[in-house]
Context: one part of a larger RNA
RNA sequence: CUGGGCGUAAAGCGAGCGCAGGCGGUCAUGUAAGACAGAUGUGAAAUCCCAGGGCUUAACCUUGGAACUGCAUUUGUGACUGCAUGGCUAGAGUGUGUCAGAGGGGGGUGGAACUCCACGUGUAGCAGUGAAAUGCGUAGAGAUGUGGAAGAACACCGAUGGCGAAGGCAGCCCCCUGGGAUAACACUGACGCUCAUGCUCGAAAGCGUGGGGAGCAAACAGGAUUAGAUACCCUGGUAGUCCACGCCCUAAACGAUGUCUACUAGUUGUCGGGCCUUAAUUGGCUUGGUAACGCAGCUAACGCGUGAAGUAGACCGCCUGGGGAGUACGGUCGCAAGAUUAAAACUC
Numbered sequence: 001c002u003g004g005g006c007g008u009a010a011a012g013c014g015a016g017c018g019c020a021g022g023c024g025g026u027c028a029u030g031u032a033a034g035a036c037a038g039a040u041g042u043g044a045a046a047u048c049c050c051a052g053g054g055c056u057u058a059a060c061c062u063u064g065g066a067a068c069u070g071c072a073u074u075u076g077u078g079a080c081u082g083c084a085u086g087g088c089u090a091g092a093g094u095g096u097g098u099c100a101g102a103g104g105g106g107g108g109u110g111g112a113a114c115u116c117c118a119c120g121u122g123u124a125g126c127a128g129u130g131a132a133a134u135g136c137g138u139a140g141a142g143a144u145g146u147g148g149a150a151g152a153a154c155a156c157c158g159a160u161g162g163c164g165a166a167g168g169c170a171g172c173c174c175c176c177u178g179g180g181a182u183a184a185c186a187c188u189g190a191c192g193c194u195c196a197u198g199c200u201c202g203a204a205a206g207c208g209u210g211g212g213g214a215g216c217a218a219a220c221a222g223g224a225u226u227a228g229a230u231a232c233c234c235u236g237g238u239a240g241u242c243c244a245c246g247c248c249c250u251a252a253a254c255g256a257u258g259u260c261u262a263c264u265a266g267u268u269g270u271c272g273g274g275c276c277u278u279a280a281u282u283g284g285c286u287u288g289g290u291a292a293c294g295c296a297g298c299u300a301a302c303g304c305g306u307g308a309a310g311u312a313g314a315c316c317g318c319c320u321g322g323g324g325a326g327u328a329c330g331g332u333c334g335c336a337a338g339a340u341u342a343a344a345a346c347u348c
């Protein structure tokens, strides 16, 4: 170098963009680097292999052949790959019309509820639990009415629904902005796919600075429970949760399933678009999603099954017994927490 694998057994990077690299549609012409064929030279001897010979045989020795799969030069071929030139339109993209959407950023605004404050009514309880107690309340609570303040989240619609690369995204309105689908044409003419390093995004928690703080609530305090109870239950309650800016960069970041392309029975539901049709929001066709079943096939089984885990191709990532260990050391990054890269001894 070579093998077999990666849904659940070890194994798909959390996701995207993308330089180098790898791979790359179709036609023609040229070229001849790769490739293929021939010739020549060389490829020491020994060894290996084949056929003989010599030691009684063997090992061993020896003669000849083959081989030495290579390299160089040269001649040729022109299918394939490359290169060059010129075309093509089926890949990719652009334009035009239409459409759906919690896609993203900023600003504004609405109602319900919780809490708090003020005042009115009103009186002895309230709250809480398995039962209690801590707690609140005659300095007037709880209940109820009116008014006000503040923060956070948006009931119903709501879905097996939609959008987004992933993380994720939900009251309503406005502004800015990304992507997608579809229809019929026109245009560009391979502009493509993948992607080590790199760059960007990346829930929650956490960190820094400054705000904010209603509810909830790690820590903490108290009350219970209990043999104990550093818990589960209860009463409180601070960080935090929210906002701005800057970090952190990890998750069961999951479809535990990398991206792209082609091909391979169907049925049913649903979302977006188009066409035809119907009295009809009726039926049919088509296209892009999202679900349930299922043939062939695959799978250790479970199951997957045109959205594949089927059949193939391109490129990347990763795995190679359990523990030690995603640890130590070193490097890089970080304010820190830590992240990332990543062993060995030993042991079974």
Base pairs, nucleotide, nucleotide: 003320004319005318006317007302008301012316014201015200016199017198021194022193023192025088026087027086028085029084030083031082033081034080035077036076037075038074039073040072041071042070049065050064051063052062053061054060091191092188093187094186095185096183097182098181099180103177104176105175106174107173108172109171110154115149116148117147118146119145120144121143125136126135162169163168206247207246208245209244210243211242215241216240220236221235222234223233258315259314260313261312262311263310266293267292268291269290270289271288272287273286274285275284276283297304298303321348322347323346330341331340332339333338
Predicted 3D model of a 348-nucleotide part of an RNA (small-subunit ribosomal RNA, central domain) from a metagenome. Rfam family: Bacterial small subunit ribosomal RNA. Model confidence (mean pLDDT): 90 of 100. RNAcentral holds the full RNA, with entries from SILVA.